[in-house]
Context: one part of a larger RNA
RNA sequence: GGCACACGGUGGAUGCCUGGGCACCAGGAGCCGAUGAAGGACGUAGGAGGCUGCGAUAAGCCUCGGGGAGCUGUCAACCGAGCGUUGAUCCGAGGAUUUCCGAAUGGGGGAACCCCGCACCAGUCAUGUGGUGUGACCCGCGCCUGAACACAUAGGGCGUGUGGAGGGAACGUGGGGAAGUGAAACAUCUCAGUACCCACAGGAAGAGAAAACAACCGUGAUUCCGUGAGUAGUGGCGAGCGAAAGCGGAUGAGGCUAAACCGAUCGCAUGUGAUAGCCGGCAGGCGUUGUGUGGUCGGGGUCGUGGGACCGUUCCGUAUCCUCUGCCGAGGGUGCAGGGAGUAAGAAAAAGUUGGGUUAGUGGAAGGCCUCUGGAAGGGGUCGCCGUAGAGGGUGAGAGCCCCGUACACGAAAACUCUGCUUCUCCCGAACGUUAUCCCAAGUAGCACCGAGCCCGUGAAAUUCGGUGUGAAUCUGGCGGGACCACCCGCUAAGCCUGAAUACUCCCUGGUGACCGAUAGCGGACAAGUACCGUGAGGGAAAGGUGAAAAGUACCCCGGGAGGGGAGUGAAAUAGUACCUGAAACCGUGUGCCU
Numbered sequence: 001g002g003c004a005c006a007c008g009g010u011g012g013a014u015g016c017c018u019g020g021g022c023a024c025c026a027g028g029a030g031c032c033g034a035u036g037a038a039g040g041a042c043g044u045a046g047g048a049g050g051c052u053g054c055g056a057u058a059a060g061c062c063u064c065g066g067g068g069a070g071c072u073g074u075c076a077a078c079c080g081a082g083c084g085u086u087g088a089u090c091c092g093a094g095g096a097u098u099u100c101c102g103a104a105u106g107g108g109g110g111a112a113c114c115c116c117g118c119a120c121c122a123g124u125c126a127u128g129u130g131g132u133g134u135g136a137c138c139c140g141c142g143c144c145u146g147a148a149c150a151c152a153u154a155g156g157g158c159g160u161g162u163g164g165a166g167g168g169a170a171c172g173u174g175g176g177g178a179a180g181u182g183a184a185a186c187a188u189c190u191c192a193g194u195a196c197c198c199a200c201a202g203g204a205a206g207a208g209a210a211a212a213c214a215a216c217c218g219u220g221a222u223u224c225c226g227u228g229a230g231u232a233g234u235g236g237c238g239a240g241c242g243a244a245a246g247c248g249g250a251u252g253a254g255g256c257u258a259a260a261c262c263g264a265u266c267g268c269a270u271g272u273g274a275u276a277g278c279c280g281g282c283a284g285g286c287g288u289u290g291u292g293u294g295g296u297c298g299g300g301g302u303c304g305u306g307g308g309a310c311c312g313u314u315c316c317g318u319a320u321c322c323u324c325u326g327c328c329g330a331g332g333g334u335g336c337a338g339g340g341a342g343u344a345a346g347a348a349a350a351a352g353u354u355g356g357g358u359u360a361g362u363g364g365a366a367g368g369c370c371u372c373u374g375g376a377a378g379g380g381g382u383c384g385c386c387g388u389a390g391a392g393g394g395u396g397a398g399a400g401c402c403c404c405g406u407a408c409a410c411g412a413a414a415a416c417u418c419u420g421c422u423u424c425u426c427c428c429g430a431a432c433g434u435u436a437u438c439c440c441a442a443g444u445a446g447c448a449c450c451g452a453g454c455c456c457g458u459g460a461a462a463u464u465c466g467g468u469g470u471g472a473a474u475c476u477g478g479c480g481g482g483a484c485c486a487c488c489c490g491c492u493a494a495g496c497c498u499g500a501a502u503a504c505u506c507c508c509u510g511g512u513g514a515c516c517g518a519u520a521g522c523g524g525a526c527a528a529g530u531a532c533c534g535u536g537a538g539g540g541a542a543a544g545g546u547g548a549a550a551a552g553u554a555c556c557c558c559g560g561g562a563g564g565g566g567a568g569u570g571a572a573a574u575a576g577u578a579c580c581u582g583a584a585a586c587c588g589u590g591u592g593c594c595u
Stems, first nucleotide, its partner, number of pairs: 001594009015580001016545002020516002022513007029505002031167002039101003042055003046079002049075003061095006070083003106115003116135007137164002139161007171202001172200005182189001186236001212219002223250005233241002254497003257441001261299010276289001277286002279329006304475001306440004311433005317336007338428005350423004355418005361410003367383004372379001384401002386390001392404003446470007456482001477492005532539002552579001555566004
């Protein structure tokens, strides 16, 4: 020095564990904010720091409920000082307070800081000073004022508004919008209207009550799923892209305007001297009330078997009032009755009440013994019991009967929510008829050119949208049915609203797992978006386990200490906080063999 064996050191693999995570399901919730959010800074306890809570009323204040013996959060003890059956701590609901920054909003600013005006209050002899409140901008509405320029308008001022501003994981709508890639190169094409950026909204959004489809049969708003179907198509007919009708389901809901016409009112124009007009007839009376046009408001009206206006006919519950006066007729308003509807579009608000749910909780069955093993019984033995409860967790080892629970049954002063009812609110003449007149959404539809989007890449290219130009008709009108024409069929554009079925999950509750088990699972089971790195945007760790219980080794000895030897605790100390198990590499000690 090598090999072998034994015993150690180092190291932290492996096994076991889990206070953490992952995925999904069901239910809930789905916005917060100038009444100052999200997110922070700084403070705040008798005692230093981190976390948590809270805000100068500062681990808290008040009220109402629950609960019932201990409590003064945690790492994390110790000391001190207190509180509590006159019900504390704790849990729930409602309220109060809520520094400073932050949209940040009195002005400024290098966030958490600096400086000020006004009103009132406190204080001072007075000033300085302190406190409370208020003071940004934009928009809408109202009023006042008011240029160029007479009216006016612009502008300015004041008041007013639960107005706006900012934040939010994904989902949504819109405005912009790539490239790597594929085409085995590459340019049309594809990737893809994807990623990304911006704006805006909601708990969903968007769409939505046929100028639709279909095919000579019919359907009857929209949305979503399955199918149709990788079909019909499109395509350097390459790579690729890729419908619809129909059928089967989920859901189910339909409404309001514009116009014609009538009335009121305002403006402009025009008109005459008794013509026109004042509901009709007769009689009387009035005197510009008229007519045309435009605006506003109210009624009317809303459709494709075309609808409505206008006109005519028939039938109108009752009381009362009105239509210049009287009579007759007719019409209109109000109340009652009758009918219908409603807060989710169609108008909109509140109260009471029935029942259910959520936010604390309550009750809740049944096991003993042993001379067994063991440190410990829940294991073994033996004899029992409960079960609408033998889900699960804990307890010194496998516990239905020890504890918490579980099945089941109950429970709310207050707040929120769902549902029904009542009060409440809103609406209401009906039917028929025909032809003549009037209306039925205009710089719109259509057309031309250029683009875009549709399965559709310009093609024979309809339908839809945009830009530029041009530019109709009103039902004997107009659009569509894939160039276009005819016939036939369908529909009624150029105004608006609309629940549900659908998408998503930052968040709350419960549950599940042929999901992970500390190099795994979220980056994060631990002081984690921490330490650390970076000017910054940003990047971003490592690190879990004594024991049943600290019983965490009193005392003695060696040592400056660290550490160790005894003693003691414990079932175990080769479980001693460098702590479960303790592999390998690596380093030793002893013995044997070989050189």
Large-subunit ribosomal RNA, domain I from Blastococcus fimeti, 595 nucleotides, folded computationally. Rfam family: Bacterial large subunit ribosomal RNA. The organism belongs to Blastococcus, within Bacteria. Model confidence (mean pLDDT): 82 of 100.